[in-house]
RNA sequence: CGGGGUGUAGCUCAGUGGUAGAGCGCGUCGUUCGGGACGACGAGGCCGCCCGUUCAAAUCGGGUCACCCCGACCA
Numbered sequence: 001c002g003g004g005g006u007g008u009a010g011c012u013c014a015g016u017g018g019u020a021g022a023g024c025g026c027g028u029c030g031u032u033c034g035g036g037a038c039g040a041c042g043a044g045g046c047c048g049c050c051c052g053u054u055c056a057a058a059u060c061g062g063g064u065c066a067c068c069c070c071g072a073c074c075a
Base pairs, nucleotide, nucleotide: 001071002070003069004068005067006066007065010024011023012022013021018055026042027041028040029039030038048064049063050062051061052060
């Protein structure tokens, strides 16, 4: 320098055009002598960033940033 992949909740990941979900974790309550486990309820992200397409974008297109892989170049 060229090509490809990944970026979504604290963590690990779904969701591939129609107002964002799961598991774990966290909070409250119940159960218990207390804890754990279990059960019920709840909080928490606007989808790396910018622009565009569309009635509508996490999802499509362009640019850019971070990380990973492959190749090239150099010594």
About this RNA
Predicted 3D model of a 75-nucleotide RNA (transfer RNA) from Candidatus Woykebacteria bacterium GWB1_45_5. Its Rfam family is "tRNA". The family's RNA type in Rfam is transfer RNA. RNAcentral holds the sequence, with entries from ENA. The prediction has a mean pLDDT of 81.